The RNA shown here (transfer RNA) has 72 nucleotides and comes from a Methanosarcinaceae archaeon.
RNA sequence: GGGCCUGUAGUAUAGUGGAUAUUACGUAGGCCUCCGGAGCCUAUAACCUGGGUUCAAGUCCCAGCAGGCCCG
Numbered sequence: 001g002g003g004c005c006u007g008u009a010g011u012a013u014a015g016u017g018g019a020u021a022u023u024a025c026g027u028a029g030g031c032c033u034c035c036g037g038a039g040c041c042u043a044u045a046a047c048c049u050g051g052g053u054u055c056a057a058g059u060c061c062c063a064g065c066a067g068g069c070c071c072g
Stems, first nucleotide, its partner, number of pairs: 001071007010025003018055001026044006048064005
C1' cells in the first nucleotide's frame, strides 16, 4: 500500500427497515437470613464519528476513525 471482518450500557452479548433497543455479569437500594460474597425484588447505564437513502436507520449506502486477520 491492497483485500476482508468487527465496532451496541462499566464488561460480555441479541437485535426481518417500524415495540419503551435484548439478556447475563457488574453497580446501587430493598427483602430474606445467625451472617452474606448465596437466594428473591426493584433500579441503573449503550447503538464509534460525520454525511446520504427512506414516511421511518442499531440495521441499507458513502467517507472517516479504532481494532483484528490475510496478501504484498
Background: Rfam family: tRNA. It is annotated as a transfer RNA. Taxonomically the source falls in Methanosarcinaceae (Archaea, Methanobacteriati, Methanobacteriota, Methanosarcinales). The sequence is in RNAcentral, with records from ENA. Its mean pLDDT, the model's own confidence on a scale to 100, is 81.